[in-house]
């Protein structure tokens, strides 16, 4: 000097996941001391935000099968392919059909960017998961209960960088 990793600070992103008070663990600063102050661990309380349960009315026919049904979330649905399984067919099989894992493509829907905010449009670029309840829940005033987690980005230089309405 270069590359990589980690920690702290600061600035941002998804999400409801933030703020305040109080006690407390630990640490720092100031002070002769008493004490003050900043951060932090763990509790409690409140505000705000988010979610669930929960009447009348309304909705809701009943039964059977299949993988009962339901919730948070943008995360639904469709097609194709390999493989596996069930049913049908059958001497075997081909074939048909249903379901599952994996893979590919698309999609309802959603985030971010385009120099403050809101709405719409346009363009760009991504996501389109995962988990929970446990046989049980439609809507739902009063009321009741719960959550405030977690996960990410920011080397340097250059170029480019929308429209409409309102605030």
């Nucleotide at each position: 000097g270069u590359c990589g990793a980690g920690u702290c600070a600061c600035c941002g992103c998804c999400a409801a996941a933030u703020c305040g008070g109080u006690g407390u663990u630990c640490g720092g600063g100031c002070g002769c001391a008493a004490g003050c102050u900043c951060g932090u661990u763990c509790g409690c309380c409140g505000a705000a935000c988010c979610g669930a349960g929960g009447a009348c009315c309304c909705a809701g026919a009943u039964g059977u099968a299949g993988u009962g049904g339901g919730g948070u979330g943008a995360a639904u649905c469709c097609u194709c392919g390999c493989c596996c399984g069930g049913c049908u067919a059958u001497a075997c099989g081909a074939g048909g059909u249903c379901g599952g894992u994996c893979g590919a493509g698309g999609u309802a829907g959603g985030a971010c960017c385009g120099a403050u905010c809101u709405u719409c449009c346009c363009g760009g670029c991504c996501c389109g998961a995962a988990c929970c309840c446990g046989u049980c829940a439609g809507c739902u005033a009063a009321c009741u209960c719960g959550g405030u987690a977690g996960g990410c980005g920011g080397g340097u230089g250059g170029a480019g960088u929308g429209g409409a309405a309102g605030a």